[in-house]
Context: one part of a larger RNA
Formats: sequence, structure tokens, C1' cells
RNA sequence: UGACGGGGACCCGCACAAGCAGUGGAGCAUGCGGAUUAAUUCGAUGCUACGCGAAGAACCUUACCAAGGUUUGACAUAUACCUGACAGCCCUAGAGAUAGGGUCUCCUUCGGGCAGGUAUACAGGUGGUGCAUGGUUGUCGUCAGCUCGUGUCGUGAGAUGUUGGGUUAAGUCCCGCAACGAGCGCAACCCCUGUCCUAUGUUACCAGCGGAUAAUGCCGGGGACUCAUGGGAGACUGCCGAGGUUAACUCGGAGGAAGGUAGGGAUGACGUCAAAUCAUCAUGCCCCUUACAUCUUGGGCUUCACGCGUGCUACAAUGGCUGGUACAAAGGGCUGCGAUAUCGUAAGAUGGAGCGAAUCCCAUAAAGCCAGUCUCAGUUCGGAUUGGGGUCUGCAACCCGACCCCAUGAAGGUGGAAUUGCUAGUAAUCGCGAAUCAGCAAUGUCGCGGUGAAUACGUUCCCGGGUCUUGUACA
Repeated sequence: UGACGGGGACCCGCACAAGCAGUGGAGCAUGCGGAUUAAUUCGAUGCUACGCGAAGAACCUUACCAAGGUUUGACAUAUACCUGACAGCCCUAGAGAUAGGGUCUCCUUCGGGCAGGUAUACAGGUGGUGCAUGGUUGUCGUCAGCUCGUGUCGUGAGAUGUUGGGUUAAGUCCCGCAACGAGCGCAACCCCUGUCCUAUGUUACCAGCGGAUAAUGCCGGGGACUCAUGGGAGACUGCCGAGGUUAACUCGGAGGAAGGUAGGGAUGACGUCAAAUCAUCAUGCCCCUUACAUCUUGGGCUUCACGCGUGCUACAAUGGCUGGUACAAAGGGCUGCGAUAUCGUAAGAUGGAGCGAAUCCCAUAAAGCCAGUCUCAGUUCGGAUUGGGGUCUGCAACCCGACCCCAUGAAGGUGGAAUUGCUAGUAAUCGCGAAUCAGCAAUGUCGCGGUGAAUACGUUCCCGGGUCUUGUACA
């Protein structure tokens, strides 16, 4: 100087408390451990692994296993020699990779291009080492800290500044002070949302005027409103009052769409964990080179006495079922979205209008509201499981897809110890969309809107963190 303390003082955080909803019990989905296996590819392992890499494992992917093949090679460059097309298509053998045969046979500036064969340099490796590395990332933590120059003090390690008194979300600001300044962080500058003004009105809008219809901005038209896209304004404790001022802070008010960081996002200091990644990529060294390379068919990654994590659906009446009826936002669409119509109980099929989309389509939002029914039961709750029949995607759904219909109708009556999230348009609840993607194991992830709470006395305690101080046989 740090680190640590079941030392002290002060402060903060959904840390506790106050509340709401859960998890832990059930069934299923998914990941992990373990076991199994020819293989169940590899990585990630307290917080910071476990719906994680994977924004899509039937083949492919694929790295694993079995079997069958190849050896200058599936891929790159170069040299020498030889051949002439190569490719495609067809036939035969084969599980296929391949092998054999047939068909078709090229351009040229004559240098060659292109393809095949042989030979040689070499290729290739998702093999090892993340404790050799780059790059990227997690974490403490969006915590308020981390440092430097000069000066001063100290023999020196170092200290000072950065401590103290206040204050703040903040090393934020003020005052004081052997310090005076500065840098990286904080804040602001950036994006979105919230108000107004202004410009422009098509595919958006329709107040007033006119027209048409079974109905609809449907048409003429309009530039008001909504909305869209640009450009501005606006918020600064700026103003007033009270308390108190050095800075602030507290209470109240005016005006305002918004008030004290307006609400979200992006943004992550010096560093810590030899943290993670050699399997994104790059890369040193080591290793393999008729194999640890490469091609193919099939299998596996989907197993299942069990344990754990994360979720979904429930256990019902604030509900289930049936009928009617209302209101979104944000997205996506040409190898695409696919309307009206017809067929089918349905999944879906036929067909193809329109749309590269403020125009057309996906597309009925659902909870809600209005009626009816059920009447507390393992039920008209719950939907697992299983049998049968189908649809779709795709060479192909046996291993191993999703969906539909009929039948079946399991556990489950609110969950022990323990434990998680959340302070407002939040929790809870309700649906919608997208990426990946032929299809889909999505209940995941990332977004979007609808309805919309309760509670916070407070900081004694638990956890994590910050500042000062103290002890130490630790570094």
C1' cells in the first nucleotide's frame, strides 16, 4: 500500500421489510447430470453452466458409430509429360459412393483456355493445447470509481491531490485545505415515446358541399381533423411563496402535454476471475498423412430404474361450454403472401383475383361485453396416455415431424423444508407478429399492443456494493 475481520461509523440497491404472483407437489415440453449404448459427437459447471453455443438434429446439417469405397485426394496453387473435349442424358451392376457401356462431341488471335490421367511440391484435420495467443464475450456493475503531470512532505516503500464539513442518482456540486491542474469514467451530446407549430398531401384522412349504393371514402372533390415524412419550439429548479442557503434540499403554487435525471433504449472506466471460446474466425507449437484426411448408405445425437434446472398446462364457478357482438399495435410477403368462390365435420384441397405492397394478402385479435346452460362432483374441471381413421411438407415421416377427426379419458382438490420475480402503464393476465425454417417437436427466444393492480412504516436483521476508520502473526 492492499486484502481480510462472526471490528466500528456513514450510505445505497426489490437486499430485507410491506404487498402481489409464482417455483418447490402433478402431467407434459426442454436442457443438464447419471446410467445405458456400436455411437448416444463436442463445448458450457457457484453467483457468471443447465429453453446455454443451437434464430429449427427425419436425410442433409453432423463433427459420433457400423459397413462399403478413394489416396495429389471432396477443396487451392504450380511445374513436366500424355490424352481430347468436359459436362449433360440414357442403359447395366450396386444400398449408394462408384464401375462399365452408349449417345453427344468445343472455343482459339494456334500462344493457349477448359477437362481428364500420370509424377512431384503439397492439400486436408470440428485432432491437442483458451495455462502459448489475437479477436470476441461474461462478471463484479451503469457500481462511482480509477489514474496522471507539476509542486510539497517522507531516508524509502509511499503520501498529498481523491481526506474533512455539507450535498447529490453520481469523485454531482459547494465550502475548507500544500496543493494546483488534467485524463478515463458520471452527466450531457445520439435514438424512441409523450405536446404544439410549420411544410407536403398518396396508397393515408373525410369536417363541410355534391353524387351513387343493399352497404362501404365508393366517386367528384376537400387540405380542416387523424396519420405519415421532414424542419422547428418546448423543461432550465427558469418563475412565485415559506423554511434554509455556500452548494443544495424540503414543502406548496403558477403556467404547462410534460417538473425537478419526464419515461424507455443505446452507451459498460482502470481492472478482477491463468473466467469462457483453438468447434465462428484467425493463429504459434505439437500430432495424423493409404489416415486423426475424404466420399457414401444406414444408424446415432430423439435411449431411460433415477436426480436437478428452466418452462407450459392445470387442479376450476372471478370458472367450463354454446350462441351473438366490440376494440389494437408491431411485423412479414414473388422459389412469396394468397382474397371472393366451391368441396370437406376438420386439418386441408381445388382454383386463382390482387399485391414487390400506407393500395392486395397473412388477418377473425383474445381477454372484454350480452344472453343461455352446467351447480361443486375427480365433474360438461383437467387434458396426459392409448386405439382407429386422415391431412400437409418432403426423394423419404419405421427408428424420429407437425396438424385434424372419432374414441379413450391418467395424475392432479393450490403443493414440505426451502426459494424466485416485481415499485406503474410495472406485476398479473390476454392475445398478435417475426427470425431460423421444405416441414417441425416453439410451451423456447426476440418484439407488439389490450385489460390493468397491491404495497413501501422503515433500515434492527439477511445478501451484495461504496466511502472513511481500526486490528492483523496474511500478500

Predicted 3D model of a 475-nucleotide part of an RNA (small-subunit ribosomal RNA, 3' major domain) from an uncultured Actinomycetales bacterium. The RNAcentral record of the full RNA draws on ENA and SILVA.